The RNA shown here (transfer RNA) has 72 nucleotides and comes from Candidatus Cryptobacteroides aphodequi.
It matches the Rfam family "tRNA". Rfam describes the family as follows. Transfer RNA (tRNA) molecules are approximately 80 nucleotides in length.
[in-house]
């Protein structure tokens, strides 16, 4: 060089074209406890990037950008 997978919360993952993008650990507050840990209630936090398609895009289509596999 070609040719091909993936990129969503701090982390593992969901949502496969439709209303506010959930969820689990984990963070932060608060109950409870002599303290800590559980255990229960609150919370805040993400769609790599531009552009296209559609009435609507996490999801369909192109390029970029990272990471990995195949091949030469």
């Nucleotide at each position: 060089g070609g040719c091909u997978g993936c990129u969503u919360a701090g982390u593992u993952c969901a949502a496969c074209g439709g209303a506010u993008a959930g969820a689990a650990c984990g963070g932060a507050g608060g109950u409870u406890u002599c303290c800590u840990a559980a255990a229960c209630c609150u919370u805040a936090g993400a769609u790599a990037g531009u552009g296209g398609u559609u009435c609507g895009a996490u999801u369909c289509c192109a390029c970029u950008a990272g990471c990995g596999g195949c091949u030469a």